[in-house]
Molecule: c-di-GMP-I riboswitch aptamer
Organism: Candidatus Bipolaricaulota bacterium
RNA sequence: CUCUGAAAAGGGCAAACCUACCGUGAGGUAGGGGCGCAAAGCUACGGGUCCGCGGCGACCGCCGAGCUGCCAGG
Numbered sequence: 001c002u003c004u005g006a007a008a009a010g011g012g013c014a015a016a017c018c019u020a021c022c023g024u025g026a027g028g029u030a031g032g033g034g035c036g037c038a039a040a041g042c043u044a045c046g047g048g049u050c051c052g053c054g055g056c057g058a059c060c061g062c063c064g065a066g067c068u069g070c071c072a073g074g
Stems, first nucleotide, its partner, number of pairs: 002074004012037002017032006035061001041067003045064003048059003051055001
């Protein structure tokens, strides 16, 4: 550097739901809570789904892609 994997070690994230707040809404933020995740880290880039009414919208834990990353082994 690259490929494979999560058995081990150290860990990480956090579904549904509840509460508070923001938003026209999809949804988001924080706390609780754990369904799960080897990228469930980031990017709305392509597709898709959703909202709104014709957007300098939403969702990357729907699929694909790009960038980055701990450990182990080849």